A computed fold for a 74-nucleotide RNA from an Anaerolineales bacterium, annotated as transfer RNA.
[in-house]
RNA sequence: CGGGGUGUGGCGCAGACCGGUAGCGCGCUUCAAUGGGGUUGAAGAGGUCCAGAGUUCAAAUCUCUGCACCCCGA
Numbered sequence: 001c002g003g004g005g006u007g008u009g010g011c012g013c014a015g016a017c018c019g020g021u022a023g024c025g026c027g028c029u030u031c032a033a034u035g036g037g038g039u040u041g042a043a044g045a046g047g048u049c050c051a052g053a054g055u056u057c058a059a060a061u062c063u064c065u066g067c068a069c070c071c072c073g074a
Base pairs, nucleotide, nucleotide: 001073002072003071004070005069006068007067010026011025012024013023020057028044029043030042031041032040033039050066051065052064053063054062
């Protein structure tokens, strides 16, 4: 320098091809069961999706630019 991939709650990921309420597991908080813990059950909080711009009635999703990390080539 060229090509490809990844970026979504604290952590790991799904959702993107096909635009229409942002979800799952773990973790966290509260409550119950227990003498307490472990454990189990119930309820709840927490992100507006790497950044910016564009298209659209509507963008995590489509288009463009940039950033970070990973891989391949030179």
The coordinates come from a structure-prediction model, not an experiment, and the mean pLDDT is 84.
Rfam family: tRNA. Gene Ontology term of the family: triplet codon-amino acid adaptor activity. Rfam describes the family as follows. Transfer RNA (tRNA) molecules are approximately 80 nucleotides in length. The family's RNA type in Rfam is transfer RNA.